[in-house]
RNA sequence: ACUGAAAAAAGCCAAACCAUUCGUGAGGGUGGGGCGGAAAGCCACGGGUCUUAAUCUCCGAUUAAAGACAGCCGGGUUGCUGAA
Numbered sequence: 001a002c003u004g005a006a007a008a009a010a011g012c013c014a015a016a017c018c019a020u021u022c023g024u025g026a027g028g029g030u031g032g033g034g035c036g037g038a039a040a041g042c043c044a045c046g047g048g049u050c051u052u053a054a055u056c057u058c059c060g061a062u063u064a065a066a067g068a069c070a071g072c073c074g075g076g077u078u079g080c081u082g083a084a
Base pairs, nucleotide, nucleotide: 005081012037013036017032018031019030020029021028022027035071041077042076043075045074046073047072048069049068050067051066052064053063054062055061056060
C1' cells in the first nucleotide's frame, strides 16, 4: 500500500406513521419519529417497479428529446473507522 465488514469509539443517515408544504400523479421538501443502514453519500448507466400523457389489435402492450424511486437488484464514483 492492497485485501479483509469481526469488535470498539467518534460521529452520520433515517423506514412506517403523524403534521405541514410542493406536485395532476408516482413522489419531493421541512419538522416530529425510529424500522433499520458501512455507503441508507452522490450518479437514472443496465435491469426492475411505479406515475402521467398519447397510441393500439385495450383484463394488456407500445411510445415519450415526459417523469418518480439510489432504503428493489446490479454498475460507476467519492468516503469515516478498522482486527484476525
Predicted 3D model of an 84-nucleotide RNA (c-di-GMP-I riboswitch aptamer).
The sequence was found by an Rfam model in a public genome assembly.
The coordinates come from a structure-prediction model, not an experiment, and the mean pLDDT is 81.